[in-house]
């Protein structure tokens, strides 16, 4: 230095923080939304959403009250 198997650990899951919970990945790794045109995989335009999911806390925003 390589492969495997165990134990343990860490990291991701389209915008920020924790808890819980699921889901994958072991580094060339999980991950980088969707729809229409164009175009032939390159451009252009529109659209949801601070979650994977779920509660909470923060930013952004609309309406009401005091």
């Nucleotide at each position: 230095g390589g492969a495997c198997c165990g134990a343990u650990g860490g990291g991701c899951g389209a915008u920020g923080g924790c808890g819980u919970u699921c889901g994958c990945c072991c580094g060339g790794a999980a991950a980088u939304g969707c729809c229409g045109a164009u175009c032939c995989u390159c451009u252009c335009g529109g659209c949801u959403g601070a979650u994977g999911a779920c509660g909470c806390c923060u930013g952004a925003u609309u309406u009401u009250u005091u």
Description:
This is a predicted structure of a 66-nucleotide RNA (Fluoride riboswitch aptamer (crcB RNA motif)) from Synergistaceae bacterium UBA5560. It was read from a public genome assembly, where an Rfam model found it. Its mean pLDDT, the model's own confidence on a scale to 100, is 76. The organism belongs to Synergistaceae, within Bacteria.